[in-house]
Context: one part of a larger RNA
RNA sequence: UGACGGGGGCCCGCACAAGCGGUGGAGCAUGUGGUUUAAUUCGACGCAACGCGAAGAACCUUACCUGGGCUUGACAUGUAAGUGUUAGUGAACUGAAAGGUGAGCGACCUGGGUUAAUCCUGGGAGCUUACACAGGUGCUGCAUGGCUGUCGUCAGCUCGUGCCGUGAGGUGUUGGGUUAAGUCCCGCAACGAGCGCAACCCUCAUCCUCUGUUGGCUGCGAGGUCUCUCUGAGGAAACUGCCGGCGAAGAGCUGGAGGAAGGUGGGGACGACGUCAAGUCAUCAUGGCCUUUAUGUCCAGGGCUACACACGUGCUACAAUGGCAGGUUCAAAGGGUAGCGAAGCCGUGAGGUGAAGCCAAUCUCAUAAAGCCUGUCUCAGUUGGGAUCGGAGUCUGCAACUCGACUCCGUGAACGAGGAAUCGCUAGUAACUGCAGAUCAGCAUGCUGCGGUGAAUACGUUCCCGGGCCUCGUACA
Numbered sequence: 001u002g003a004c005g006g007g008g009g010c011c012c013g014c015a016c017a018a019g020c021g022g023u024g025g026a027g028c029a030u031g032u033g034g035u036u037u038a039a040u041u042c043g044a045c046g047c048a049a050c051g052c053g054a055a056g057a058a059c060c061u062u063a064c065c066u067g068g069g070c071u072u073g074a075c076a077u078g079u080a081a082g083u084g085u086u087a088g089u090g091a092a093c094u095g096a097a098a099g100g101u102g103a104g105c106g107a108c109c110u111g112g113g114u115u116a117a118u119c120c121u122g123g124g125a126g127c128u129u130a131c132a133c134a135g136g137u138g139c140u141g142c143a144u145g146g147c148u149g150u151c152g153u154c155a156g157c158u159c160g161u162g163c164c165g166u167g168a169g170g171u172g173u174u175g176g177g178u179u180a181a182g183u184c185c186c187g188c189a190a191c192g193a194g195c196g197c198a199a200c201c202c203u204c205a206u207c208c209u210c211u212g213u214u215g216g217c218u219g220c221g222a223g224g225u226c227u228c229u230c231u232g233a234g235g236a237a238a239c240u241g242c243c244g245g246c247g248a249a250g251a252g253c254u255g256g257a258g259g260a261a262g263g264u265g266g267g268g269a270c271g272a273c274g275u276c277a278a279g280u281c282a283u284c285a286u287g288g289c290c291u292u293u294a295u296g297u298c299c300a301g302g303g304c305u306a307c308a309c310a311c312g313u314g315c316u317a318c319a320a321u322g323g324c325a326g327g328u329u330c331a332a333a334g335g336g337u338a339g340c341g342a343a344g345c346c347g348u349g350a351g352g353u354g355a356a357g358c359c360a361a362u363c364u365c366a367u368a369a370a371g372c373c374u375g376u377c378u379c380a381g382u383u384g385g386g387a388u389c390g391g392a393g394u395c396u397g398c399a400a401c402u403c404g405a406c407u408c409c410g411u412g413a414a415c416g417a418g419g420a421a422u423c424g425c426u427a428g429u430a431a432c433u434g435c436a437g438a439u440c441a442g443c444a445u446g447c448u449g450c451g452g453u454g455a456a457u458a459c460g461u462u463c464c465c466g467g468g469c470c471u472c473g474u475a476c477a
Stems, first nucleotide, its partner, number of pairs: 001477002003474003007471007015461002019425005026316008034307002042053002064302007073133001077132007088105002092101003108124006135291002138289003144285002146280003149276001151274001156195006162171003175186003201268004206236005212230001215226004239262001242256005318418001322377007334365003339358002344353003384415001389410007431453007
C1' cells in the first nucleotide's frame, strides 16, 4: 500500500422487511448429469453452465457410428509433360447411393499458312499424368487476435507539476454539508487535468407549422374537403426557471403555483482502470504440434430423439373470481411475389377447391383473447384435468418406421394447492390475456417484440446477501 475481520462509523441496492404471484409435490415439454449404446458428435459447470451456442437434428444440417467408394483429392495457386481418340454430353452394365466400366454424339477462343469450301500447324481454355501442395469442426482459449460474460451503470480509476517522506509511498481523491453520482458547495500544501458520472443520440408523453393519398371527414351516389384522427419532417416546451420555508446571502432539501409533463419526466442505446490464466482454436483469424490411400473427401443407412434414475428452466392443471354452450365489444406491432392469398363452394374438422386483389396506410395473413350479456353445471376425481392408448384422416416434403405438426371419434391417468428450501416483481410494474415476427418445405409450451385488463405493499435498515467511503487491528501478500 492492499486484502481480510463472526471490528467500528456513515450510506446504497426488490438485499431484508411489507405485499402479490410462483418454483420445490402431479402430468407433459425442454436442457443437463448419469447410465446405456456401434454411435448416442462437440462445447458451456456456483452466482456469471443446464428452453445455453441451436433464430428451429426425418434426409440435408452433421462435426458421431456402421458399411461402401476416391487419393493432387469436394476447393485454390503454380511448374513440367501429354492431349482432337480433347472438353462436354452420354445409351448400356454393376451398385443402396457414391463410385466404377463405358458404345455413340461431339464443341469454344486466338495467331500463322492455305484461303470459295476446307485442310495443315502453334497457343489458350478444358482434361489426363507427375510434382509442389491442398484439406482437417484434429490438439492446445494455460501460446494468441477479435468478440463476449461478470463484479456493475457500482462511482470509482489515474496523471502532470508542487509539497511531505531515507524509501515503499503519501498528499491531491481525506474533512464539514449535499447528491442517483469523485454530483455540486465550503474548507484544506496543494493547483490543475484525463478516463468514467451527467449531458449531447433514439423513443414515448403535450402543443404548433408543413404534408393530404392508399388515410380521415362529409355525401345515397357522383363528388367535395384536409377542421379532426393519423402519416412523417421541422419546431416549441422543463431550466429548481418562479413563490414560501429550512440551510452558511452556498450547494441543496422541502412544500406550492403554473403546466401535457417537475426536480434524472418514463424507457433504450451507451459499461472507466481493472478482476475471474472467466468463455470461445466448433463463427472467423492465427503461433506451435499432429495427420496426409487419412484425423482428408463422397455416399447409403443409423445416431444426436436411447431410459432404472437425479437436477435446472417452462407449459397445463388441481376448478365455481370456474368449466361448457350461445350472443356481443375493443388493439398494437409486424410479415407477404419461388410470397400473402379474399369472396364463393365442399368437408364435423385439420383442410381442399377456387382464383379476385396485392411488390401493399390500397390487397392479404386477420375472427384478437381475456372482457360483457344470457343459459347450464352444483362441489363430485365431476361437464374439473387432460396424460396415455386404439382407430380414421389432413398437410408439408424424394421420403414422416426409427423420428414431424395438426384434425376427428373413442379412451380418459396423475393431480383435491405441494416438505425442507427457494425465485421474480415498487406502476401502466406484478398478475391475467391474446397477437405478431425471426429461424423455417414442414415443425414453438422456447426466444424476440406488441398491445388489452390491471393490483397490493414499502413501518423501517436490527438481521441475511452484494456493494461504496472513512477508520481500528493483523503473525496474510
This is a predicted structure of a 477-nucleotide part of an RNA (small-subunit ribosomal RNA, 3' major domain) from a metagenome.
The prediction has a mean pLDDT of 85.
The RNAcentral record of the full RNA draws on SILVA.
It matches the Rfam family "Bacterial small subunit ribosomal RNA".